[in-house]
Context: one part of a larger RNA
RNA sequence: CGUUGAUUAUUGAAGAGAUUCGUUCCUAGUACGAGAGGACCGGAAUGAACUGACCUCUGGUCUACCAGCUGUUCCGCCAGGAGCACCGCUGGGUAGCUAAGUCGGGAAUGGAUAACCUCUGAAAGCAUCUAAGAGGGAAGCCAACUUUGAGAUUAGUAAUCAUAGACUCGUAGAAGAUGACUACGUUGAUAGGCUCUCGGUGUACGCACAGUAAUGUGUUUAGCCAAAGAGUACUAAUUGU
Numbered sequence: 001c002g003u004u005g006a007u008u009a010u011u012g013a014a015g016a017g018a019u020u021c022g023u024u025c026c027u028a029g030u031a032c033g034a035g036a037g038g039a040c041c042g043g044a045a046u047g048a049a050c051u052g053a054c055c056u057c058u059g060g061u062c063u064a065c066c067a068g069c070u071g072u073u074c075c076g077c078c079a080g081g082a083g084c085a086c087c088g089c090u091g092g093g094u095a096g097c098u099a100a101g102u103c104g105g106g107a108a109u110g111g112a113u114a115a116c117c118u119c120u121g122a123a124a125g126c127a128u129c130u131a132a133g134a135g136g137g138a139a140g141c142c143a144a145c146u147u148u149g150a151g152a153u154u155a156g157u158a159a160u161c162a163u164a165g166a167c168u169c170g171u172a173g174a175a176g177a178u179g180a181c182u183a184c185g186u187u188g189a190u191a192g193g194c195u196c197u198c199g200g201u202g203u204a205c206g207c208a209c210a211g212u213a214a215u216g217u218g219u220u221u222a223g224c225c226a227a228a229g230a231g232u233a234c235u236a237a238u239u240g241u
Stems, first nucleotide, its partner, number of pairs: 001151001005161006014148004020048007032037001050105005058099004065092005070085006109143003116136004169185005190236003193232005199225003206219005
């Protein structure tokens, strides 16, 4: 820009992806074979690599969480803290992200065939799978599975609404470089705050007691707490164009 208003839901022309390979057991030590050995067909289980999704578990990370420790500067001093030192170092660690973790997938089926195997059957009184006709037959082909998809310019279809609808703007996001996408905008739980909960760290400060003191005990499974869950209009999503 087109598809001759818009929103929502769709059809599927045509594409893309996947469709991999083992081992063990049963059938059965059966058929076969002198023996050694050792099946077809059919059924079950379990893997490798590849691939999709996810974070309950096992872990990793977690420079906005908690604790311990060192040096130094500062808060007048003690105590308690703050800054800097690779996040100062060390031990843990929520959400998120993640694999080595978890759960799935390549299953079944149909059709037309290849090599090949056949039936009926003449030319050629016989024979012949072929010349007319008919059947079987592969991890391969076409469907089936997953996915894109009406610029399929042949631009499709249905329902609804018609000044409808959309953009801008704002609050945000498991969405994101920017656009875009998604949720919400007071008829509101969109984000922040607050409360509760989960979860993390591991028992705060102060005070009291014991001890000469270092320190220990009690108050105290405390104190503090990011991204998580729920609730709550306190703040911001105003009014308008």
The part of an RNA shown here (large-subunit ribosomal RNA, domain VI) has 241 nucleotides and comes from a marine eukaryotic metagenome. Its mean pLDDT, the model's own confidence on a scale to 100, is 89.